RNA sequence: GCCCCCUUAACUCAGUUGGUAGAGUGCCUCACUUGUAAUGAGGAUGUCAUCCGUUCAAUUCGGAUAGGGGGCC
Numbered sequence: 001g002c003c004c005c006c007u008u009a010a011c012u013c014a015g016u017u018g019g020u021a022g023a024g025u026g027c028c029u030c031a032c033u034u035g036u037a038a039u040g041a042g043g044a045u046g047u048c049a050u051c052c053g054u055u056c057a058a059u060u061c062g063g064a065u066a067g068g069g070g071g072c073c
Stems, first nucleotide, its partner, number of pairs: 001072007010025004019056001027043005049065005
């Protein structure tokens, strides 16, 4: 220098042939307990990396940028 892949909650990751986004762990509250842990019930999360475009509508499609990973030379 060229090519490919990834970026979603605090963390690890799903998800959607385009129609208002979820799980586990963690966090908070309550119950239980003398108390803590465990257990049970409930709750809060997010500009779906950023920008531009296509579309009635974009996390999803296209382009660029940024970060990370891999390959070739």